[in-house]
This is a predicted structure of a 68-nucleotide RNA (transfer RNA) from a marine eukaryotic metagenome.

């Protein structure tokens, strides 16, 4: 100095109204059966604590972890 967001890989960064995608997992349907493709769902206190603000994943400070 960079990074930390779902089990994994990541997006979201001019602050704004429901936090998302792919993979994976579970279910449904299809099939003689299995797989693939299809439909649906669950799963997150956005690393922790404080601050600013009407409002913070997003801005500021400190700490922790990780990479160089």
């Nucleotide at each position: 100095g960079g990074c930390g967001u779902a089990g994994c890989u990541c997006a979201g960064u001019u602050g704004g109204u429901u936090a998302g995608a792919g993979c994976g997992u579970g279910g449904c349907a299809c099939u003689c059966a299995u797989a693939a493709a299809g439909c649906c769902a669950a799963g997150g206190u956005c690393g922790g604590a404080g601050g600013u603000u009407c409002a913070a994943a997003u801005c500021c400070u400190c700490c922790c972890g990780u990479c160089g």
The RNAcentral record of the sequence draws on MGnify. Rfam family: tRNA. Rfam links the family to the GO term triplet codon-amino acid adaptor activity. Rfam describes the family as follows. Transfer RNA (tRNA) molecules are approximately 80 nucleotides in length. The prediction has a mean pLDDT of 82.